[in-house]
RNA sequence: GGUCAGGUCCCAUGCGGCGAGAGCUCGUAAACCCCGUCAGAUCCGGAAGGAAGCAGCGGUAAGCGAAUCCUCUUGGGUGUCAUGGGAGAGCCUGGCCGGA
Numbered sequence: 001g002g003u004c005a006g007g008u009c010c011c012a013u014g015c016g017g018c019g020a021g022a023g024c025u026c027g028u029a030a031a032c033c034c035c036g037u038c039a040g041a042u043c044c045g046g047a048a049g050g051a052a053g054c055a056g057c058g059g060u061a062a063g064c065g066a067a068u069c070c071u072c073u074u075g076g077g078u079g080u081c082a083u084g085g086g087a088g089a090g091c092c093u094g095g096c097c098g099g100a
Stems, first nucleotide, its partner, number of pairs: 001097008009086006015079002018075006025066004034059004042051003
C1' cells in the first nucleotide's frame, strides 16, 4: 500500500429495564331526581289479602383516594442486548499478500 472479515453509521423487528396513561383490586361515595328489602305509620277491602312507601339496612353507578403484582397502550441520546436489511468517504481491531 492492497484485500478480506467484524465493529463504528442508518433503518426495522424483538427482548429486558425506566417513565406515562388506562384497565383490574381495595376503600369511600346517592337526603330526593339508582335498585332491592322495607320496621312504624298510611290507603283499599266485610274479611282474606293487596297497594304505594318514609326512616333504617344492603347493593351499585358517576366521582374521589390508595399501593404494588397482573393485562393493554405508549415514549426515549434506555441496554458492553439479540436478529435482519442497507450505506460505505473515513476511523478502530484482526487475518492474508506485496513493497520500502
The RNA shown here (Bacterial small signal recognition particle RNA) has 100 nucleotides and comes from Candidatus Hakubella thermalkaliphila. The organism belongs to Candidatus Hakubella, within Bacteria. Its Rfam family is "Bacterial small signal recognition particle RNA". Rfam classes the family as a non-coding RNA gene. Rfam links the family to the GO terms signal recognition particle, plasma membrane targeting and SRP-dependent cotranslational protein targeting to membrane, signal sequence recognition. The sequence was found by an Rfam model in a public genome assembly.